Predicted 3D model of a 267-nucleotide part of an RNA (large-subunit ribosomal RNA, domain VI) from a soil metagenome. The RNAcentral record of the full RNA draws on MGnify. Its mean pLDDT, the model's own confidence on a scale to 100, is 90.
Context: one part of a larger RNA
Formats: sequence, C1' cells, structure tokens
RNA sequence: CGCAGGAGAUUUGAGGGGAGCUGUCCUUAGUACGAGAGGACCGGGAUGGACGAACCUCUAGUGCACCAGUUGUCGCGCCAGCGGCACCGCUGGGUAGCUAAGUUCGGAAAGGAUAACCGCUGAAAGCAUAUAAGCGGGAAGCCUUCCUCAAGAUGAGAUUUCCCGGGAGCAAUCCCUGAAGGCCCGUGGGAGACGACCACGUUGAUAGGCGGGAGUGUGUAAGCGCUGUAAGGCGUUGAAGCUGACCCGUACUAAUCGGCCGUGCGG
Repeated sequence: CGCAGGAGAUUUGAGGGGAGCUGUCCUUAGUACGAGAGGACCGGGAUGGACGAACCUCUAGUGCACCAGUUGUCGCGCCAGCGGCACCGCUGGGUAGCUAAGUUCGGAAAGGAUAACCGCUGAAAGCAUAUAAGCGGGAAGCCUUCCUCAAGAUGAGAUUUCCCGGGAGCAAUCCCUGAAGGCCCGUGGGAGACGACCACGUUGAUAGGCGGGAGUGUGUAAGCGCUGUAAGGCGUUGAAGCUGACCCGUACUAAUCGGCCGUGCGG
C1' cells in the first nucleotide's frame, strides 16, 4: 500500500515446514518345519540405543547484588566492631534464573492409491494364459493421518461484536463535527538485538519501596556475662543474626495531566 466504510475478537486451510531411525529380551513355542543339528512366519508384551522437543520436581553445574570463614594492607583517633583494595583477594556453601549429565514426552496406530512381486475370472488362440475387457493382494516409500506456519491464497476467504444518520457551494472548497478503535507517553515483563509480543497506568498491585513468611540459603550475629596469663572457649543463641532474583500483602514513590491518528452510512 492492497484486500471497495472503519474497527475489536475468533477462525477456515489453499499451500509450505517439521517429524519419520532401530536393537535386545519375554511370550506364542522348543510349536510348524527337520533324520538330527537346529529352529521360525503370523500375533502379543517388555525394555534399551541414538536423535528431537519441552521443562527444572528430583540429581547436579553455574549463581561477580545471598551467608559464613580467612590472609595481607589501608582507613573509620585507639580497643572492639566494620569498610576499601588485592582475579568476585582466597576458601566453604547457595535462592531465583539459565542449564544437562537430570525429568517428561515424541517416532506410532489407522485409512487410501501404488512399486517390484503374488493372484481371481478370462478371451483373442475350443487348450493355456494374472490382461486384452474386468477384479483383488502387496512397501520404512506416495497421498492423508500427528506437530507447526499460514488469506499478499491479489483466488486477498468465513463468523461475531462495536462505530459513524451535519451544513453551504455548480465545483474546487469552506464551516461544523472527530465515533468505534488505535497510537504516542509512562510503569514493567521467564517477551525481547531494535521493532514486535504480553501485563498495567489511580475505577491501579505494573515496577520500586515498605510489612510479613520455620519460603530459601547460610550456620549460633553484635553486645553482654562466665572462664583462661593468653590465643581462645562457653552461655545468651541450631531459628541467633543476616538473607538478590521466591511467595503473600500494602498506594508510601512512579505509572500525572494529556496529545495525535482515525470520520460523518460507504463501487
């Protein structure tokens, strides 16, 4: 820009894309077959490998805004207690998130038309012949079926809901009007390169803050007391203290006020 008014929502599926793998074991059955050795078709069940997708309950990794320990040095006047720097100083753990080695799931089943191949009926050609007329069976392959994109499918589809019912002029145009809805802007997001997408904007829990949480993680804070010459230890104190991203709540802060587009019933 188009899809012959505009808009919100829900869709059909022409046509694309993805997937498509396979082992072993049990059973049928030591049956059919075979002198024996050996040993099935068909059918049923179980469990793996590789590959793929999603996810984070579990197992783990990471986790430079969480907790603790600790070395050197500098600072807060000193002690104590803290802070800065040293690869995040180093070390031990670790929430959310993100991950795989973890978890769950997938290939299937089914229908149709066929290939090689196997047949039925059957003449030409009194026989024979699966073929000439006619009719079947038959693949991991083909068309469907499963997942996914999809009406620029210009062949532009469908359903549903919402909105607009002025004036003047020959005309150009002018005056009035500005719907439904959308955008801008703002607060944000397991959404994201940017656009986009999603949530919210005071009729508000969108983010921050604040409050709460035996949520989680660290692992007994500081202070004080007791003890030891002291380093230190013990008690208060395995919920002590602290605790990012988690959960619940709460308008304290910021989403203010607003602006723009879009028209007037439609070849």